[in-house]
Context: one part of a larger RNA
RNA sequence: ACCUCGCUAAGGAACUCGGCAAAAUGACCCCGUAACUUCGGGAGAAGGGGUGCCCUCACCAUGCAAAUGGCGAGGGCCGCAGUGAAGAGUCCGCGGCGACUGUUUACCAAAAACACAGGUCUCUGCAAACACGUAAGUGGAUGUAUAGGGGCUGAUACCUGCCCGGUGCUGGAAGGUUAACAGGAGAUGUUAGCAGCAAUGCGACGCAUUGAAUCGAAGCCCCAGUAAACGGCGGCCGUAACUAUGACGGUCCUAAGGUAGCGAAAUUCCUUGUCGGGUAAAUUCCGACCUGCACGAAUGGUGUAACGACUGUGGAACUGUCUCAGCGAGGAUCUCG
Numbered sequence: 001a002c003c004u005c006g007c008u009a010a011g012g013a014a015c016u017c018g019g020c021a022a023a024a025u026g027a028c029c030c031c032g033u034a035a036c037u038u039c040g041g042g043a044g045a046a047g048g049g050g051u052g053c054c055c056u057c058a059c060c061a062u063g064c065a066a067a068u069g070g071c072g073a074g075g076g077c078c079g080c081a082g083u084g085a086a087g088a089g090u091c092c093g094c095g096g097c098g099a100c101u102g103u104u105u106a107c108c109a110a111a112a113a114c115a116c117a118g119g120u121c122u123c124u125g126c127a128a129a130c131a132c133g134u135a136a137g138u139g140g141a142u143g144u145a146u147a148g149g150g151g152c153u154g155a156u157a158c159c160u161g162c163c164c165g166g167u168g169c170u171g172g173a174a175g176g177u178u179a180a181c182a183g184g185a186g187a188u189g190u191u192a193g194c195a196g197c198a199a200u201g202c203g204a205c206g207c208a209u210u211g212a213a214u215c216g217a218a219g220c221c222c223c224a225g226u227a228a229a230c231g232g233c234g235g236c237c238g239u240a241a242c243u244a245u246g247a248c249g250g251u252c253c254u255a256a257g258g259u260a261g262c263g264a265a266a267u268u269c270c271u272u273g274u275c276g277g278g279u280a281a282a283u284u285c286c287g288a289c290c291u292g293c294a295c296g297a298a299u300g301g302u303g304u305a306a307c308g309a310c311u312g313u314g315g316a317a318c319u320g321u322c323u324c325a326g327c328g329a330g331g332a333u334c335u336c337g
Stems, first nucleotide, its partner, number of pairs: 002331007010323002014321001019318001027051005036041001038155001052077006059070004078082001090316007097308002102114002118153007130139003156303004161233003166230002168226005175221003182214001186210005193202003234252005261295001262292001273289005
């Protein structure tokens, strides 16, 4: 020096990414207990006090009694210390996210991720949709639309705006396009025959190979509907009697130009924005502002009591985390023996 412990003057988070670790709190009885709230909670809120042993007495219950158990009153005794050792919540304030209890990366992630009750859309009339299987068949379900499958959202409260041009889905069937099939105009090969001295030319029926028009469904084009379907939700210029700003006007484009609410945010680049609060001092935090690089409404928006081994920030208490280190115990290791 290392490991595991114990103690420490004065200070008390100055340590550090961060109070990580440690310390502190701790049982039971009594008093007392805020904001907020979904009236259940919050709450063991917070914050206080008591606790041993001996004697005397009252009351209650059981019991015939003796006594036992309980509850209370008074007096006394000892120690530094009485839940005398051990075991046994730290607490509070303000935010973010997720409502909650749950679930998860067996062996680096427990979470704000997944699930959830609730909401909504959509499919499915039963031999259901859907799934497994080549099939038979089976699940769905010994269920029947208050049922079952799929997608999205995620308690609750208040809400959920505009766009159907694109993509998807649903419906429509007039027109256009369109497969096999049907159809068979025509073409080609072959050759009985005919012509020719021959080479060769022409060439019916049949057979064979092709093959135009025409007919021909869904789909697509087309016409509508549909956004809690996939998704999308503008620019420039001018304008009020100081200035500034622009309720207002003009113009271009679009399917429509972001409504309510929220906003430097788990989202803000510039940025440590500006103002206020907290500190002696604050790139974090809280409250505002709005110039939203690049929030925004079930890829849900904004709040919200309760809850959380979540995350940010402040405080009380407490401490060897630190100023700054020291001492002690046990162990392990090394040297000598």